[in-house]
RNA sequence: GGGGCGGUAGCUCAAUUGGGAGAGCGCAAGCUUUGCAAGCUUGAGGUCGCCGGUUCGAUCCCGGUCCGCUCCA
Numbered sequence: 001g002g003g004g005c006g007g008u009a010g011c012u013c014a015a016u017u018g019g020g021a022g023a024g025c026g027c028a029a030g031c032u033u034u035g036c037a038a039g040c041u042u043g044a045g046g047u048c049g050c051c052g053g054u055u056c057g058a059u060c061c062c063g064g065u066c067c068g069c070u071c072c073a
Base pairs, nucleotide, nucleotide: 001072002071003070004069005068006067007066010025011024012023013022019056027043028042029041030040031039049065050064051063052062053061
């Protein structure tokens, strides 16, 4: 320098091949207990890496760019 894969909640990761952003763990509150843990219920938490383009509408499509892993040189 070139090819491939990945970047989504605090962490680990889904999802839809264009229209409602989610799960588990963690966190907060409540119930339960003499208390703790466990359990149950509810809730908070997201510029979907960044910039631009296409579109009525982009996490998704197109271009560029940054970071990580990997292969080739």